Predicted 3D model of a 149-nucleotide RNA (SAM riboswitch aptamer (S box leader)) from Streptomyces sp. SID3343. RNAcentral holds the sequence, with entries from Rfam. Its mean pLDDT, the model's own confidence on a scale to 100, is 79.
[in-house]
């Protein structure tokens, strides 16, 4: 690359070097000589993964309790008392490992114009309208993140 799953209507820019392009692709519609892409500096947002803490849920160990075999054993003998494999159930534990909601933190990513800037279909609503505006569904294609071979 390319496959799976999740998010994509929050949110966060200023300096420096460069010097005309840039917003994925195509049409629109923007942003850009008041400085575009890209390098580099410092600084924000966010919490997808990692850590850490807590909740409930399971699970599994151990502990306790209750039963407990055509069982063992003991006895003053038919009664008791001990042992017991398994069986249940409730509790417990700075236990285990999963999940799950919440929170800390910013280690690995990642982002800092416009909703993924806007679109396709496909319904409903208004407007004479195949057109426009608005709301609801979906789909394609992207981007990010985790996984996996």
């Nucleotide at each position: 690359a390319g496959c799976u799953c999740a998010u994509c209507c929050a949110g966060a820019g200023g300096g420096g070097c460069a010097g005309a392009g840039g917003g994925a692709a195509c049409g629109g519609c923007c942003c850009g000589u008041u400085g575009a892409a890209g390098c580099c500096c410092c600084g924000g947002c966010a919490a997808c993964c990692a850590u850490c803490c807590g909740u409930u849920c399971g699970u599994c160990a151990c502990a306790u309790c209750g039963u407990g075999a055509c069982g063992c054993g003991c006895u003053u003998u038919c009664g008791g008392c001990g042992c017991g494999a398994g069986c249940g159930a409730g509790u417990g534990u700075c236990g285990u490992c999963g999940a799950u909601c919440g929170g800390a933190c910013a280690g690995g990513u990642g982002c800092c114009a416009a909703g993924u800037c806007c679109g396709g279909c496909c319904c409903g609503u208004g407007g004479g309208a195949g057109c426009c505006a608005c709301g609801g569904g979906u789909a394609a294609a992207g981007a990010u993140g985790a996984g996996g071979a």